[in-house]
RNA sequence: GGGCGUGUAGCUCAGUUGGGAGAGCGCCUGCCUUACAAGCAGGUGGUCGGGGGUUCAAGUCCCUCCGCGCCCA
Numbered sequence: 001g002g003g004c005g006u007g008u009a010g011c012u013c014a015g016u017u018g019g020g021a022g023a024g025c026g027c028c029u030g031c032c033u034u035a036c037a038a039g040c041a042g043g044u045g046g047u048c049g050g051g052g053g054u055u056c057a058a059g060u061c062c063c064u065c066c067g068c069g070c071c072c073a
Base pairs, nucleotide, nucleotide: 001072002071003070004069005068006067007066010025011024012023013022019056026044027043028042029041030040031039049065050064051063052062053061
C1' cells in the first nucleotide's frame, strides 16, 4: 500500500422491514443479616467511533476520515 472484518452503557455483547436504543455483569439506594456475601425491591448508565449524504424518519442504506484485528504484498 491492497483486501476482509470490526467500533452500540464502565466491561462483555444483542439489535433484519429503516420507525420503542436494549440484555447480562458492574455501580448506587433500601430491605434482609450481629456483620459480610448471597438473595429481594427500586434506581443509575449512551456523541450507536467522527463528519457528510439519502429519506417524512438512519445504530441500520451510501460516501469519506479515524481506531483496532486478520490476510496479502